[in-house]
């Protein structure tokens, strides 16, 4: 880089520097000088791999790799119900396998 498989309405911010942008893509909405993205600190959730514990069909811990801390993956799209909501599929994100 693409491929297969798993999740994604839960949960989690402060300081510092910085100075207009950000929310992936087009539009819509929002978020933002009460300070955007970047970068540094620190702290936090979460439990995919690994490690370890146990009362071992499973669950705990949170020591290592990742990953994340508005807003449902902010939203979209087809059927069913037409208040709410269900099942699928797309897109994109993260793990984890193999190439």
């Nucleotide at each position: 880089c693409g491929c297969g498989c798993a999740u994604u309405u839960a949960g989690a911010c402060g300081a510092g520097u910085g100075g207009a942008g950000g929310g992936a893509c087009a539009g819509g909405c929002c978020c933002u000088u009460u300070g955007a993205a970047g970068c540094u600190c620190g702290g936090c959730c979460a439990a995919c791999c690994g490690g370890u514990c146990u009362a071992c069909g499973a669950g705990g811990c949170a020591c290592g790799g990742u990953g994340g801390c508005a807003a449902a993956u902010c939203c979209u799209c087809c059927g069913c119900a037409u208040c709410c909501g269900c099942g699928g599929a797309a897109u994109a994100a993260u793990g984890c396998g193999a190439g």
A computed fold for a 99-nucleotide RNA from an uncultured bacterium, annotated as SAM riboswitch aptamer (S box leader). The coordinates come from a structure-prediction model, not an experiment, and the mean pLDDT is 83. Rfam family: SAM riboswitch aptamer (S box leader). Gene Ontology term of the family: regulation of gene expression.